[in-house]
RNA sequence: AGAGUUUGAUCCUGGCUCAGAGCGAACGCUGGCGGCGUGCCUAACACAUGCAAGUCGCGCGAGAAAGGGGAGCUUGCUCCCUGAGUAGAGCGGCAGACGGGUGAGUAACACGUGGGCAAUCUGCCCUUGAGUGGGGAAUAACCCAGGGAAACUUGGGCUAAUACCGCAUAAUAUCUCGAACUCCCCGGAGUUUGAGAUCAAAGCUUGCCACUGCAUGCAAGCUGGCGCUUAAGGAGGAGCCCGCGUCCGAUUAGCUUGUCGGUAGGGUAACGGCCUACCAAGGCGACGAUCGGUAGCCGACCUGAGAGGGUGACCGGCCACACUGGAACUGAGACACGGUCCAGACUCCUACGGGAGGCAGCAGUGAGGAAUUUUGCGCAAUGGGCGAAAGCCUGACGCAGCGACGCCGCGUGGAGGAUGAAGUCCCUCGGGUCGUAAAGUCCUGUCGAGGGGGAAGAAAUGGUUCUCCGCCAAUAACGGAGGAUCUUGACGGUACCCACAGAGGAAGCACCGGCUAACUCCGUGCCAGCAGCCGCGGUAAGACGGAGGGUGCGAGAGUUGUUCGGAAUUACUGGGCGUAAAGCGGGCGUAGGUGGCUAGAUCAGUCAGAAGUGAAAUCCCUCGGCUCAACCGAGGAACUGCUUUUGAUACUGUCUGGCUUGAGUGCAGGAGGGGAGAGCGGAAUUCCUGGUGUAGCAGUGAAAUUCGUAGAUAUUAGGAAGAACACCAGUGGCGAAGGCGGCUCACUGGCUCGGUACUGACGCUGAGGCCCGAAAGCGUGGGUAGCAAACAGGAUUAGAUACCCUGGUAGUCCACGCCCUAAACGAUGGGUACUUGCUGUUGCGGAGCCUAGCUCUGCAGUGGCGCAGCUAACGCGUUAAGUACCCCGCCUGGGAAGUAUGGUCGCAAGGCUGAAACUCAAAGGAAUUGACGGGGGCCCGCACAAGCGGUGGAGCAUGUGGUUUAAUUCGAAGCAACGCGCAGAACCCUACCAGCUCUUGACAUCCCGAUCGCGGUUACCGGAGACGGUUUCCUUCAGCUAGGCUGGAUCGGUGACAGGUGCUGCAUGGCUGUCGUCAGCUCGUGUCGUGAGAUGUUGGGUUAAGUCCCGCAACGAGCGCAACCCUCGCCUUUAGUUGCCAGCAUUUAGUUGGGCACUCUAGAGGGACUGCCGGUGAUAAGCCGGAGGAAGGUGGGGAUGACGUCAAGUCCUCAUGGCCCUUACGGGCUGGGCUACACACGUGCUACAAUGGCGGUGAAAGAGGGUUACGAGAUCGCGAGGUCGAGCUAAUCUCCAAAAACCGUCUCAGUUCGGAUUGUUCUCUGCAACUCGAGAGCAUGAAGUUGGAAUCGCUAGUAAUCGCAGAUCAGCAUGCUGCGGUGAAUACGUUCCCGGGCCUUGUACACACCGCCCGUCAUACCAUGGGAGUUGGUUUUACCCGAAGGCGCUGCGCUAACCUAGCAAUAGGAGGCAGGCGACCACGGUAGGGUCAGCGACUGGGGUGAAGUCGUAACAAGGUAACC
Repeated sequence: AGAGUUUGAUCCUGGCUCAGAGCGAACGCUGGCGGCGUGCCUAACACAUGCAAGUCGCGCGAGAAAGGGGAGCUUGCUCCCUGAGUAGAGCGGCAGACGGGUGAGUAACACGUGGGCAAUCUGCCCUUGAGUGGGGAAUAACCCAGGGAAACUUGGGCUAAUACCGCAUAAUAUCUCGAACUCCCCGGAGUUUGAGAUCAAAGCUUGCCACUGCAUGCAAGCUGGCGCUUAAGGAGGAGCCCGCGUCCGAUUAGCUUGUCGGUAGGGUAACGGCCUACCAAGGCGACGAUCGGUAGCCGACCUGAGAGGGUGACCGGCCACACUGGAACUGAGACACGGUCCAGACUCCUACGGGAGGCAGCAGUGAGGAAUUUUGCGCAAUGGGCGAAAGCCUGACGCAGCGACGCCGCGUGGAGGAUGAAGUCCCUCGGGUCGUAAAGUCCUGUCGAGGGGGAAGAAAUGGUUCUCCGCCAAUAACGGAGGAUCUUGACGGUACCCACAGAGGAAGCACCGGCUAACUCCGUGCCAGCAGCCGCGGUAAGACGGAGGGUGCGAGAGUUGUUCGGAAUUACUGGGCGUAAAGCGGGCGUAGGUGGCUAGAUCAGUCAGAAGUGAAAUCCCUCGGCUCAACCGAGGAACUGCUUUUGAUACUGUCUGGCUUGAGUGCAGGAGGGGAGAGCGGAAUUCCUGGUGUAGCAGUGAAAUUCGUAGAUAUUAGGAAGAACACCAGUGGCGAAGGCGGCUCACUGGCUCGGUACUGACGCUGAGGCCCGAAAGCGUGGGUAGCAAACAGGAUUAGAUACCCUGGUAGUCCACGCCCUAAACGAUGGGUACUUGCUGUUGCGGAGCCUAGCUCUGCAGUGGCGCAGCUAACGCGUUAAGUACCCCGCCUGGGAAGUAUGGUCGCAAGGCUGAAACUCAAAGGAAUUGACGGGGGCCCGCACAAGCGGUGGAGCAUGUGGUUUAAUUCGAAGCAACGCGCAGAACCCUACCAGCUCUUGACAUCCCGAUCGCGGUUACCGGAGACGGUUUCCUUCAGCUAGGCUGGAUCGGUGACAGGUGCUGCAUGGCUGUCGUCAGCUCGUGUCGUGAGAUGUUGGGUUAAGUCCCGCAACGAGCGCAACCCUCGCCUUUAGUUGCCAGCAUUUAGUUGGGCACUCUAGAGGGACUGCCGGUGAUAAGCCGGAGGAAGGUGGGGAUGACGUCAAGUCCUCAUGGCCCUUACGGGCUGGGCUACACACGUGCUACAAUGGCGGUGAAAGAGGGUUACGAGAUCGCGAGGUCGAGCUAAUCUCCAAAAACCGUCUCAGUUCGGAUUGUUCUCUGCAACUCGAGAGCAUGAAGUUGGAAUCGCUAGUAAUCGCAGAUCAGCAUGCUGCGGUGAAUACGUUCCCGGGCCUUGUACACACCGCCCGUCAUACCAUGGGAGUUGGUUUUACCCGAAGGCGCUGCGCUAACCUAGCAAUAGGAGGCAGGCGACCACGGUAGGGUCAGCGACUGGGGUGAAGUCGUAACAAGGUAACC
């Protein structure tokens, strides 16, 4: 620091996902040791049991028991001593408000930070001053008597205090009245001082006897200590107030009546509406009040480069809470976790009357949950409470236990060891790998196990004792300092140390397609499964599962969850808005933000210095302690903040002046469909009336509906009405936008030019707000010619609720009032300034000149092209999308959705505001290359057209489908399968079927044994045959070291193996088809582009051609085209047999002599190149015409097939990977099948006849074939053919007869056409013609009279027509491949159909139009809205009830202290209590609102789901351009 993922590819936008770090975690797998940490995140759910707050006898009264000892005696009772002034309880004091827990509530002065209290309190503690006198009355305990199950409680009686109450004394305390000074926030505060009033206290204890009294000693007393009271101060703590900071929602916009303030009073420690009465009407809020949701806050922790973001476990600070709600009491402190009272819920006890309880203390239990520990030890240490102290208490704390929950450390051994062992796995079978890994050898000894030793933590206090000092009358006591000694350890026999033994006890988990380090085999076969994203899996899976190997980390390693990061993906640092999401439809303007030049003042912002604070811990640095580390200690730095103060004054702000350039006003002109009102005009349309006139008009692709003989259309004259304003008219004008167009008049807004005077920053923008706002639509009333939703009819169509046509109502028009939306677009907010230009146009002005004008120039508009720059690109470019500043609006993946809901506006339609669940990994922008278009341009092709002949109808042949069958083997499937593989299925072929049969095999190699009778041949037996058995005859290996040694052959055996036309052509090679003999397909370098790519290859011509020429940021090159090759056509030459014969001779005959001239044969050459001429073209390429020539513009034909496409065809030609079969899916044999037959299709043959049939005559081809052959000739047969058989291994012999042609006849008919079918007799081939061959003779004589829709071939020696030959082959040809004979017609032309090429255009296609894709319906699932209602939470209004409690009033009942009277009893008073009343108030109740959530019959749309239905809306002109 980035990466993957949208596309065929590219750039961009944009989301999703990953790699990192972290965690109080959990889960599956695994697990040796130790240290340090850490451990209910859920139910603030409920809790059994134990413990967690007591202590003081030096405050007080009282005071056991058991046990032990003793005595008495009625031997089971009493008493005494001890236990013991002990236990336990009580009064009293202090503590219990700390410590410990939890985070429910709380959005708040709760918290943080900084201040304030002149508005406050403070027990214990410290310092200081003063005091501590003298009295009184009660009451627990206890005793007695009751009530109660219990908890507990009542009455009577006794008693003490550091408990309670008067009195005295007292201040610097409090109150009242004063005086002076200082400070000050002007309210007060402080200091000094005067007078009056009021308020205190408690004792306990050590020691002593010098002083006093009694007189061992004790008391008063003295002395010391601890207390008590009061006052001042301190420390620490607490309370209150304020500035700033502190989550989300505006689909919460208004909230508030003690509310804001005042006065008076009350209350509090204290200010204050904190409370009450009265007065007043305020207070808060867009800088977000109120309401709703969520949440303890912070130091800090995690992450991050930082800024930020997230979190608030452990540790520390603060707050809040203690079953829920309310309340107060006590107290220095509480409205109190282990206190009280009341109410409620729950649990428990109960004798049913009534009671008890509160683990969010430590353990622990249940429950909940994915999940979180021991009912441990100890007060030894630290700390706390009480105490004078010993000490007691302390689940605070110190330790231990459990858990890999986290961090840190250590180990599971080290060295050496190659035959690279065995074994696994892989393999190209050679080998490779695990792997020095193991074994075996030599060592070491951490940890663990057992054994032995063994700490620090202990300092104090305390006990005893010594010395010194203080106090004192004192050598006593007490206090302080120092020393000696004794005692105290939960952890723990732990840490640590030592010796011994022994490699002995100790490794796993995840991953290995890319991201991302790591690869193979097997299994599986869109199954099982994986998956963080992209995506894997449909028979060769590096992605599933297993294995081997590898990679990563390691006592862990993965997964899940969650946070930050990456994410510049909320952008302060640090983003955007023309087309990707995003500029409000436009303006005016409020708040706000922002603002020209200049001077002065101020110092708020800003900057600098200083001071205070920013707790500790944490982080960072340095040093140190545990063997290291984690961890811990010490010091430093830091804590980026806040406050105070001193200073600076450029900039911003504020205040006070000035200026004119921004802005504005006046003046003189100008242009204009700017607005609104009134009036006027002509053309056209329609209608009405009259005339003329007659049969159609209208309409369409074509029609029909409609109109018209009741007179239309047409034409003419007149009239009516409404609406809109041709030409001018223009990327021309005006307006803010919407928008504005005949003419005239008056009214009116804005703009602009010119020069000049004035005001003096008055400016810009603009959240809310207000106004305007096309069309459609709505309301009321008019109007209505044309047009025209809806509607009707006619067409079209499979349908046609459309497009087209005929009609036609709202509406369109006017007035007034609403609506408020548009692709309201320049898809571009407004303002200002700056930044090269060229050119057109509108308005106004200036200057010059050769003046109906031209040139130069200024301002304001409006266009085009373009520099720099910007942009993803397209493009923008002084009218910016450039460079900057100011202000506003808006965006943050797609869908759901501009939907739901709420609110608001509207008469309605609907508008504005505006989500979520769920779902996808994309959705998108621009550009590129293709492909495609019922887009365009150019061009070609028997593509159409023009012609000729066919197919489609018939019969037959043949192939296919289908059907049938035991089998009808298999393949081929639009063109490009179908007379195709098959150049020839009776057997064979043969792969199929039935049956029989063989198992190392019909065939190859190796091994062992035997033989050298191997092989050929004859015959017989069994059998369907294969095969098995027997048999006759013939013949017999090679080398040599002489050995069955080697080779060869055959037979038998064993196992490796053979064999497979079994599967996969979608694993392949090779070969082939097709586009297409179409003219294309590419590369190197350069250039352009961010890039895919482009250029070249496009353009202008031309060609059959990317053929050539010219031009050009291209220049060259390659594969194709062409040419080179073969053949035919002309000539020459060479050669002259088997060929030929002009002349000579000869013959039946080129038969022979002769010849090689000619034909021909087959070798070599020539020839044609737009070479020549003319025209045309651009002077080119070329084209047109002509000459010459056998041939002329590629002379005809063939071979030749670019890059590629179709997963085209072929595993059954061959080859081949993988899979499968192995007494069978292999081999052999017999028979059958491939030949079936209701049908359908393709390709052909023969016909339907006279251009013909039949008969006759009988000439002239070419190219091929032939020795298991062709077979002359002769002969027999009607014939197929038979017999004999010459010649020829072929220019020699032979197949070989060519046929159509020509002559005659038939005369239009199912025929003298046609020949199917059938009967019968034969021939040939063959082992064999039944299934199932071909042919011949005789007989039979079917359909068919030129073929519907549709469709095929062909452009010249072609079509058509005629025959001939060959391959295959024993035989079988209408097929195929060739050959020649006869031999046409037509092409205007490129509009259309099909196919193709080039350029261009559009695209939402890229599997590429056989593409993509939309909506309803059906079906399954999911989430969600509405919904009569129903359930619950929360909040609120009104009213009712009103516990406990404090407060107020009362208090006739009761009443110790004080007062008065009294000797006293007692009475009265003061005060108090019970009780009563009142307001307040928790819970509860009644009624009604608000809000949130759950459920809900039914219902609405939405989303998703390999192959459902209907259509075809969109993407191409998408077939009616699309869209708002």
Predicted 3D model of a 1524-nucleotide RNA (small-subunit ribosomal RNA) from an uncultured prokaryote. The coordinates come from a structure-prediction model, not an experiment, and the mean pLDDT is 84.